[in-house]
Model confidence (mean pLDDT): 75 of 100. A computed fold for a 117-nucleotide RNA from an uncultured Sphingomonadaceae bacterium, annotated as TPP riboswitch aptamer (THI element). It was read from a public genome assembly, where an Rfam model found it.
RNA sequence: AGGUCAACCCCGGGGAGCGCAGCUAUUUUUGGCGCUGAGAGGGGCGGGGUAAGCGCCGCCCGACCCGUUGAACCUGAACCCGUUAACACGGGCGGAGGGAGGGCGGUCUUAUUGCAA
Repeated sequence: AGGUCAACCCCGGGGAGCGCAGCUAUUUUUGGCGCUGAGAGGGGCGGGGUAAGCGCCGCCCGACCCGUUGAACCUGAACCCGUUAACACGGGCGGAGGGAGGGCGGUCUUAUUGCAA
């Protein structure tokens, strides 16, 4: 100088669906149930709504998954066939187009220099 690599550190990417039903009932209580899945929303703030609060929407943090050996995830796609109440699932599209990495350290190789034989 170059190659390579588990761990570690730092950094980054990503999704949160489907079905049923709205729920609490008065002072710190309540805020539903089920399915698949790694994860289906744990906390905070804001918005909307409400008599009030939760459910709803957005952002941040967390959990989880993934980072080029990249099917994490997105696009095509409100896709096609089967299947399901629907999502999910199997196959196709399809290894199609995109998609988020650096460091420390270890190790190997080569070169140079020094020392020794």